[in-house]
Context: one part of a larger RNA
């Protein structure tokens, strides 16, 4: 040194769990901001570190309505207090809200710094940005005017997850290379709205029969066409569905606003039914027995698995203030007459599944340029017939996209290397000059009953007693793999 057997350390695997996550479902809600937002800095408690609440009235003020015994967040101790003269607490509605932040008196290297005017006895208040609309007053060149100024009223401005509309608009890639083409009108960049947006009431289509605004789904159909006829690209007619609404331009109208009455939903929260004895055990909810309620046996707790213990469920009740929402009335307002610099036509572009094609049809940058219902467009080059519509003016819900957020709720979704990056102080610790990157870290126990007191030690860690506890090999902790490192014994060398 090896084996073997038994016991330990270390070490966080597995089990079990779950306060967090995903994914959807049905309601809601879909804004928020110059009455100062989103986001933040700095305060702010008796001691106060970080989170949370608040804002110099500052873990809080008032009013009101609930609720009914404790209460002074997470957070524990100590201290001072508060409460049945209803407190802590939850609803509503209100003051208060410091500095930056569009940031708005002017400046700035964000939370600083300076400064006019007015009001005020002091401390101290208010206003003062830009840009647009509309109004008054003012006013050049320049007679009138008009620009210009000046004051006042009103608006706007910034942020926000996706969904919407418009204006701009790649390239990697495919085309086995590449240049038309394709990736795509994608991506991103601007603008703009809304709870949805766009779109809409036929100068559509059809096909001799007819249909009947738009919008979104299945079909049709990978069809039909398009294409360096390559690689792609890719309809429409009609069929079925979802939902269905038509209105206006000077008058029996339609919108939107204000009043005003009506009325359904609706905050907190309130009612709520029915079980005992025994056995095992640390504990009954579990084994026995013998009952009950059930419009409740959906769930979670409670010392092990509870319909009857405890919260809640089923089901009933409640309504204060604002606001919205449907409905009815009154009210004043706003909206002008059939759309010409249009159609149509040439050139060069785009959009149409269609890459200029025979290329129709819509768009227009440029040049032109009609007709007036006896008239005009279309019906895929163009022309006749013949069908069908009525451009160049406006507004319309549903049904159809999303989902930052709120409530309810449901899962052959995950359980701490999984689920979000995040169940713990997490976009934190850390990193980077920055743009940005971006972690690990969950478990005592039913209950702290967290080991009084004793004894070694340094007034230590740490350890033996001793207690507590079912259990302490449950002592900073559930279970406690393996790899790693001992220690006893026993055999072999």
């Nucleotide at each position: 040194g090896g084996c073997g057997u038994u016991u330990g350390g270390c070490g966080g695997a597995u089990g079990c769990c779950u306060u967090g996550g995903c994914a959807c479902u049905g309601a809601g809600a879909g804004g928020c901001g110059a009455u100062g937002a989103a986001g933040g800095a700095c305060g702010u408690g008796g001691c106060a570190g970080g989170c949370u609440g608040c804002g110099a009235u500052a873990a809080g003020c008032u009013u009101c309505g609930g609720g009914g015994a404790g209460u002074u967040g997470c957070c524990a101790g100590c201290a001072c207090a508060c409460u049945u003269u209803g407190a802590u607490c939850c609803g509503a509605a209100g003051a208060u809200u410091u500095c930056c932040g569009a940031a708005u008196g002017g400046g700035g290297a964000a939370a600083c710094c300076c400064c006019a005017u007015c009001c005020a006895u002091c401390a101290g208040g208010a206003u003062g940005a830009u840009c647009g609309u509309c109004g008054a007053c003012u006013g050049a060149a320049u007679c009138c005017a008009u620009a210009g100024g000046u004051c006042g009223a009103c608006g706007a401005g910034g942020c926000a997850a996706a969904c919407c509309c418009a204006g701009g608009g790649a390239a990697c890639u495919g085309a086995a290379a590449c240049a038309u083409c394709u990736c795509a009108g994608u991506a991103c960049c601007u603008g703009g709205a809304g709870g949805a947006a766009a779109g809409g009431a036929c100068a559509u289509c059809a096909a001799c029969a007819g249909a009947g605004a738009c919008u979104c789904c299945g079909c049709u159909a990978g069809u039909a066409g398009u294409g360096g006829c390559g690689a792609g690209c890719g309809a429409a007619c009609g069929c079925g569905g979802a939902c269905u609404a038509g209105g206006c331009c000077a008058g029996u109208g339609a919108c939107a606003c204000g009043a005003u009455c009506g009325u359904a939903a609706g905050a907190a929260c309130c009612g709520g039914a029915a079980c005992a004895c025994u056995c095992u055990g640390g504990a009954a909810a579990g084994g026995g027995u013998g009952g009950c309620c059930a419009u409740a046996g959906c769930g979670g707790g409670u010392g092990a698995u509870a319909g009857c213990c405890c919260c809640g469920u089923a089901c009933g009740g409640g309504u204060a203030g604002a606001a919205a929402g449907c409905g009815g009335u009154c009210g004043g307002g706003u909206c002008c007459u059939u759309g010409a610099g249009u159609a149509g036509g040439g050139c060069g572009g785009g959009a149409c599944a269609c890459g200029u094609g025979c290329a129709a049809u819509c768009c227009u940058g440029u040049c032109u340029g009609a007709a007036c219902a006896c008239g005009g467009g279309g019906g895929g080059a163009u022309c006749a017939c013949c069908c069908u519509c009525c451009a160049a003016g406006c507004c319309u819900a549903a049904g159809u996209a999303c989902u930052c957020c709120u409530c309810a709720g449901u899962g052959a979704c995950c359980g701490a290397u999984a689920g979000u990056g995040a169940a713990c102080a997490a976009g934190u610790a850390c990193c980077g000059u920055g743009a940005g990157g971006g972690a690990a870290a969950g478990g005592u126990g039913a209950a702290a009953a967290g080991c009084a007191c004793c004894c070694c030690g340094a007034c230590a860690a740490g350890g033996g007693g001793a207690g507590u506890g079912a259990a302490a090999u449950a002592g900073a902790c559930c279970u406690g793999a393996a790899a790693c490192c001992g220690a006893a014994c026993g055999c072999c060398u």